């Protein structure tokens, strides 16, 4: 230095242009003599900036940041 592939709750993962979901994890509450289990709930996320569009997590540029091949 080229070529390509990833970034979504605190971690893990899903989501082919129209409500951002699931587990785990945190809190709360029920249950229990206590405590673990188990049930219920309830916080909590689209790396960044621009553009396309009636409407972007998805599509287009360009940036960061991680991974691989090539030299």
């Nucleotide at each position: 230095g080229g070529u390509u592939c990833u970034a979504u709750a605190g971690u893990g993962u899903a989501g082919u242009g129209g409500u951002a979901g699931c587990a785990c994890a945190u809190u709360a509450g029920a249950c229990u003599c206590u405590g673990a289990a188990u049930c219920u709930a309830a916080u909590a996320a689209c790396c960044c900036g621009a553009g396309u569009u009636c409407g972007a997590a998805c599509c287009u540029c360009g940036g960061u940041a991680g991974g691989a091949c090539c030299u």